[in-house]
Context: one part of a larger RNA
RNA sequence: GGAUGAACGCUGGCGGCGUGCCUAACACAUGCAUGUCGAACGGAGUUGUGCAUUGGAAGUUUUCGGAUGGAAGAAGCAGAACUUAGUGGCGGACGGGUGAGUAACGCGUGGGUAACCUGCCGUAUACAGGGGGAUAACAGUUGGAAACAACUGCUAAUACCGCAUAAGCGCACACUGUCGCAUGACAGAGUGUGAAAAUUUCCGGAGGUAUACGAUGGACCCGCGUCUGAUUAGCCAGUUGGCAGGGUAACGGCCUACCAAAGCAACGAUCAGUAGCCGGCCUGAGAGGGUGGACGGCCACAUUGGGACUGAGACACGGCCCAAACUCCUGCGGGAGGCAGCAGUGGGGGAUAUUGCACAAUGGGGGAAACCCUGAUGCAGCGACGCCGCGUGAGUGAAGAAGCAUUUCGGUGUGUAAAGCUCUAUCAGCAGGGAAGAAGAAUGACGGUACCUGACUAAGAAGCCCCGGCUAACUACGUGCCAGCAGCCGCGGUAAUACGUAGGGGGCAAGCGUUAUCC
Numbered sequence: 001g002g003a004u005g006a007a008c009g010c011u012g013g014c015g016g017c018g019u020g021c022c023u024a025a026c027a028c029a030u031g032c033a034u035g036u037c038g039a040a041c042g043g044a045g046u047u048g049u050g051c052a053u054u055g056g057a058a059g060u061u062u063u064c065g066g067a068u069g070g071a072a073g074a075a076g077c078a079g080a081a082c083u084u085a086g087u088g089g090c091g092g093a094c095g096g097g098u099g100a101g102u103a104a105c106g107c108g109u110g111g112g113u114a115a116c117c118u119g120c121c122g123u124a125u126a127c128a129g130g131g132g133g134a135u136a137a138c139a140g141u142u143g144g145a146a147a148c149a150a151c152u153g154c155u156a157a158u159a160c161c162g163c164a165u166a167a168g169c170g171c172a173c174a175c176u177g178u179c180g181c182a183u184g185a186c187a188g189a190g191u192g193u194g195a196a197a198a199u200u201u202c203c204g205g206a207g208g209u210a211u212a213c214g215a216u217g218g219a220c221c222c223g224c225g226u227c228u229g230a231u232u233a234g235c236c237a238g239u240u241g242g243c244a245g246g247g248u249a250a251c252g253g254c255c256u257a258c259c260a261a262a263g264c265a266a267c268g269a270u271c272a273g274u275a276g277c278c279g280g281c282c283u284g285a286g287a288g289g290g291u292g293g294a295c296g297g298c299c300a301c302a303u304u305g306g307g308a309c310u311g312a313g314a315c316a317c318g319g320c321c322c323a324a325a326c327u328c329c330u331g332c333g334g335g336a337g338g339c340a341g342c343a344g345u346g347g348g349g350g351a352u353a354u355u356g357c358a359c360a361a362u363g364g365g366g367g368a369a370a371c372c373c374u375g376a377u378g379c380a381g382c383g384a385c386g387c388c389g390c391g392u393g394a395g396u397g398a399a400g401a402a403g404c405a406u407u408u409c410g411g412u413g414u415g416u417a418a419a420g421c422u423c424u425a426u427c428a429g430c431a432g433g434g435a436a437g438a439a440g441a442a443u444g445a446c447g448g449u450a451c452c453u454g455a456c457u458a459a460g461a462a463g464c465c466c467c468g469g470c471u472a473a474c475u476a477c478g479u480g481c482c483a484g485c486a487g488c489c490g491c492g493g494u495a496a497u498a499c500g501u502a503g504g505g506g507g508c509a510a511g512c513g514u515u516a517u518c519c
Stems, first nucleotide, its partner, number of pairs: 001519004006515005013390006019383002021348001026346003030343003035090003040087002043084005049078003053074002059068003097301003106226008116218002121214007129163001131161002138153006169194005175188005227273003234264002239261004244256003276298004280291004303324005326337004354380001356379003362376001363374004393423004403414004427460001430454004437446001463508005468489003474503005484491002
């Protein structure tokens, strides 16, 4: 000098764009953050409609006995619209957070899989025949304070289970050909096995099953690189390899039995400490050094530890089970919970924001759609935390006013500075108009915002640090090795340009200094 997720002191007008718990991965009140589909299904509720039955009011008539008339209501059937607890489907593995752990194939980079999987999506081919048994909801009973649970009975499906179809496809076994460094790969002809479900006002479709290919996403393996310590020198028993089997989507001591005794290490094993890694960012002429906050990619984690289930995908932040600590409820028998999601609270700390608005846009989930959900996101609020831009006026004005400071008492400085006169109106304030962002209909949180116009007043808007040298900028008074200053050298013991105050001056400016850290 530059830089910062900064903090502190003094000061503080406006706007744009960014950015904001670096500490306790400490504990969390409250609200919200993942739902959706009635065009998969049986019910339930509400409101209309139609049909037939019952019912019998008002009214009309009357010779007052009656006749006629047919409303409300009740229960039944059919069908419609809306809502929805439950079964079922898809999604809750994305998005969002954090950096505790991890020195590792975790990450970066370059390869490999002749050792793999892939819901939704795209392309192609073929198929969709015929049956069955349940169960929730519901009803009833029972237990429990509750959370909830048990039993009996009834019922549906795109829920579940057999059967049929199988030239094609997949798998297993032996054969032939081609290829490969090889375990083998590909192609061809033989034996066994394997699936389907319906729905719709739309008859166009949407959806289902199987197979192949693609796309996307993922899994695994390898080369190289990736902090410090030798005051850590030896480490390792599933350890290293083989064989057989199991397991997996798949290779593999991944696991198991048996056999062999290997394997790693001064090119630093093991141990210990520290740490998420990278694109990048800061600095520097570069080489390097430092760093990994925001944004993007990957990884890991979700109170702590362990486990699996479901599923195309998890060993799953707002799923399940067990154990532990903590908190809460309890009728003491037993239950409930997990903000490192968005706000917010306590605590810690030098220090870090609103319990805001909206799904209008972009994107995501569900749905045929309408639409619903979305603290993702878009916006607004707070903070000079950073960067950038603008303003706090312009011209004229010498009686060089007053005041203040200083003085050799003549003056000099502040100083065209002020006042005065003439203008202007950026910003702020007032009034009127008023968007784009929305996709040729409708739909705008932001927002009556940006922006435009008009009127109006110099009014509402300057501080901070420094002035001995380095280093731009000097005098007076006070103090008297005291009080104090200080980045280094050093100032202060009676004329201190170095302390304190004042006048003046220098620098930067809505900031200026200090502290911390990095180059």
Overview: Model confidence (mean pLDDT): 84 of 100. A computed fold for a 519-nucleotide part of an RNA from an uncultured bacterium, annotated as small-subunit ribosomal RNA, 5' domain. The full RNA is in RNAcentral, with records from ENA and SILVA.